[in-house]
Molecule: c-di-AMP riboswitch aptamer (ydaO/yuaA leader)
Organism: Bacillus piscicola
RNA sequence: GCAACUUUAUCGCUUAAUUCAUUUUUGAAUCGGGGGACCCAAAUUCGUUAUCCUUUCCUUUGGAUGACUCGGGGUGAAUCCUUUCUGAAGAAAGGUAGGGCUACUCCUAUAGCCCGAAUCCGACAGCUAACCUCGUAAGCGUAGUGGGAGAGGAGAG
Numbered sequence: 001g002c003a004a005c006u007u008u009a010u011c012g013c014u015u016a017a018u019u020c021a022u023u024u025u026u027g028a029a030u031c032g033g034g035g036g037a038c039c040c041a042a043a044u045u046c047g048u049u050a051u052c053c054u055u056u057c058c059u060u061u062g063g064a065u066g067a068c069u070c071g072g073g074g075u076g077a078a079u080c081c082u083u084u085c086u087g088a089a090g091a092a093a094g095g096u097a098g099g100g101c102u103a104c105u106c107c108u109a110u111a112g113c114c115c116g117a118a119u120c121c122g123a124c125a126g127c128u129a130a131c132c133u134c135g136u137a138a139g140c141g142u143a144g145u146g147g148g149a150g151a152g153g154a155g156a157g
Base pairs, nucleotide, nucleotide: 011141012140013139014138018029019028020027021026031135032134033133034132035131040126047068048067049066050065051064052063053062071124072121073120074119075118080095081094082093083092084091085090098115099114100113101112102111104150105149106148107147108146109145110144
């Protein structure tokens, strides 16, 4: 001097996911999600299975409880298409609706770099005031340019 790894602090990024108080613990504020009337909209759907009860009459109807997920729905930017491997499940590749970053904020143009997942509910939910209820995690490290509007700081007079 270069590279890698670890720890801490500051700053920054995705995201609702931050702050304060508190002896533990917990609480509060903030931000965000779900359920839930009139009106409006809609007129679809009625799954599989186990046990129990009931009814019918000879194996059917109805109900309760539990499990499941093909139907449906929620959070989310994360939807859809094609191809390949594969018995299937699943995996991979390419693209795509859509989304993010490039260090004061916003708008606009352009360029570059990325994401385009995962998961929950459990037959069931439109919107929705009052009301009810839940979350406030996790993971990372970009340093372009032009134009316009604004904010702030410093210096000089």